Predicted 3D model of a 145-nucleotide RNA (FMN riboswitch aptamer (RFN element)). It was read from a public genome assembly, where an Rfam model found it. The prediction has a mean pLDDT of 79.

[in-house]
RNA sequence: CAAUAGUUUCGGGGCGGGGUGCAAUUCCCCACUGGCGGUGAUGGGCGCAUGCGUGCGCUCGAGCCCGCGCGCCGCAAGGAAAAGAGCGGCUGACUUGGUUAGAACCCAAGGCCAACGGUAAGAGUCCGGAUGAGAGAAACGGAGG
Repeated sequence: CAAUAGUUUCGGGGCGGGGUGCAAUUCCCCACUGGCGGUGAUGGGCGCAUGCGUGCGCUCGAGCCCGCGCGCCGCAAGGAAAAGAGCGGCUGACUUGGUUAGAACCCAAGGCCAACGGUAAGAGUCCGGAUGAGAGAAACGGAGG
C1' cells in the first nucleotide's frame, strides 16, 4: 500500500403569510425542500512550488444527463404456515440566452417534477406503514505486496 469474508456505525429535506369555505398545512396566490453512485466542460475556489510556461495538493461542483435506491405489480428458491433470498415488469421532471474550440453539469432568466394508504376537502411539505427498508458512505479487519 492492500484483495476476500466478516463486524460496527452512519445513511432525506420542506407549509411561514394570505384568500375561499361548515370543513383545506390537501384547493387558490405568495413561500419552502431536493436521497445515493457516476460524469465533472481541459471547470470554480484556496494553498504550496515555480525557470512565470506551468506543476502539485486540498476542496467544491446536476432534483429534471446516465445509472441506482425508494415505491407499485407479477413470478418465485424455500417453508407446515408465516417470513420470503432471488428474478422480471412499471416507476417523475428543462428550456432559452450568455461565456467557450466545445455546455446535459458553469453563469443568468424563465419553467418543470415529486410513490402508496389516510383525512371534516383533492397533500412533494401533515399523519401512517417506518424504532422499517435502502442506494451507498466511513471505520475495523488484514491474505498478499